[in-house]
RNA sequence: GGGACCGUGGGGUAGCUUGGCCAUCCUUCCAGCUUGGGGUGCUGGAAACUCGCGUUCAAAUCGCGACGGUCCCA
Repeated sequence: GGGACCGUGGGGUAGCUUGGCCAUCCUUCCAGCUUGGGGUGCUGGAAACUCGCGUUCAAAUCGCGACGGUCCCA
């Protein structure tokens, strides 16, 4: 220099070739219930689509660019 794949709560993950409801699940954290106390369990809550532009009534999802990561070729 050329190419492929990837980027989603504090951590991990589904959703991306079907564009559309309050974005899924596990874990973490907070409060309450339960307990003599703790743990477990139950209920409720907090927290995310890397960035910009475009397409569209509507974008995590489609297009272009940028940034970052992994790998391949040279």
A computed fold for a 74-nucleotide RNA from a Methanobacteriota archaeon, annotated as transfer RNA.
Rfam family: tRNA. The family's RNA type in Rfam is transfer RNA.
The source organism's lineage runs through Archaea, Methanobacteriati and Methanobacteriota.